[in-house]
RNA sequence: GUCGGGGUAGCUCAGCUGGUUAGAGCACGCGCUUCAUAAGCGUGAGGUCGCGGGUUCGAGCCCCGCCCCCGACA
Numbered sequence: 001g002u003c004g005g006g007g008u009a010g011c012u013c014a015g016c017u018g019g020u021u022a023g024a025g026c027a028c029g030c031g032c033u034u035c036a037u038a039a040g041c042g043u044g045a046g047g048u049c050g051c052g053g054g055u056u057c058g059a060g061c062c063c064c065g066c067c068c069c070c071g072a073c074a
Base pairs, nucleotide, nucleotide: 001073002072003071004070005069006068007067010026011025012024013023019057028044029043030042031041032040050066051065052064053063054062
């Protein structure tokens, strides 16, 4: 340099080839339970969907450029 895969919550990931409010598990806060801790149950907070543009009534999803990670080839 070329090709392919990936970048969504603190972490691991889903998001069904454009439409409702962007989700799960773990972690975290609070409460219940316990003598206490853990476990369990309930509840809550947490997101510029890598960055910038474009298309569209509407974009995590489509298009263009760029950045970063992994792999292959040269």
Source information:
A computed fold for a 74-nucleotide RNA from a Minisyncoccota bacterium, annotated as transfer RNA. The source organism's lineage runs through Bacteria, Bacillati and Minisyncoccota. Model confidence (mean pLDDT): 80 of 100. It matches the Rfam family "tRNA". By type it is a transfer RNA.